[in-house]
RNA sequence: CCCGAUAAAGGCAAACCUGGGGCAACCCAGGGACGCAAAGCCACGGGACCCGCAAGGGUCAGCCGGGCUGCCGAAG
Numbered sequence: 001c002c003c004g005a006u007a008a009a010g011g012c013a014a015a016c017c018u019g020g021g022g023c024a025a026c027c028c029a030g031g032g033a034c035g036c037a038a039a040g041c042c043a044c045g046g047g048a049c050c051c052g053c054a055a056g057g058g059u060c061a062g063c064c065g066g067g068c069u070g071c072c073g074a075a076g
Base pairs, nucleotide, nucleotide: 002076003073004072011036012035016031017030018029019028020027021026034062040068041067042066044065045064046063047060048059049058050057051056
């Protein structure tokens, strides 16, 4: 460095509920845990979703790929 354990210390938080923001997708806070070895960050490529007659704009990183960073150290 690759790798990811019935290891250790921890971390995050789906659905849903409450309050708030937004036309909406969705986001924020609290509760709550389905899960996650990057479920940390980035909208670069693909994809899905929302608004729009369209042009276009927006959302999703826990859809796939990619980039950057990171805890620990069994077997190999």

The RNA shown here (c-di-GMP-I-GGC riboswitch aptamer) has 76 nucleotides and comes from a Bacillota bacterium. Its mean pLDDT, the model's own confidence on a scale to 100, is 91. The sequence was found by an Rfam model in a public genome assembly.